RNA sequence: GGCCCCAUCGUCUAGUGGCCUAGGACACUUGGUUCUCAUCCAAGAAACCUGGAUUCGAAUUCCAGUGGGGUCA
Numbered sequence: 001g002g003c004c005c006c007a008u009c010g011u012c013u014a015g016u017g018g019c020c021u022a023g024g025a026c027a028c029u030u031g032g033u034u035c036u037c038a039u040c041c042a043a044g045a046a047a048c049c050u051g052g053a054u055u056c057g058a059a060u061u062c063c064a065g066u067g068g069g070g071u072c073a
Base pairs, nucleotide, nucleotide: 001072002071003070004069005068006067007066010026011025012024013023018056028044029043030042031041032040049065050064051063052062053061
């Protein structure tokens, strides 16, 4: 340098055009339970890599970029 794949809460992940003001698990915070801790229960905060395009509508489709991985030389 060519080609291919990936990017979503702190971490892992669901999503395949409208049922999504983006769900779940773990972790975190608060409250309850307990003499205390742990467990358990309830509640809460927390994310679509960036910029364009298509569409009435984009996390999702397309293009470019950025980052990561693989492969060929």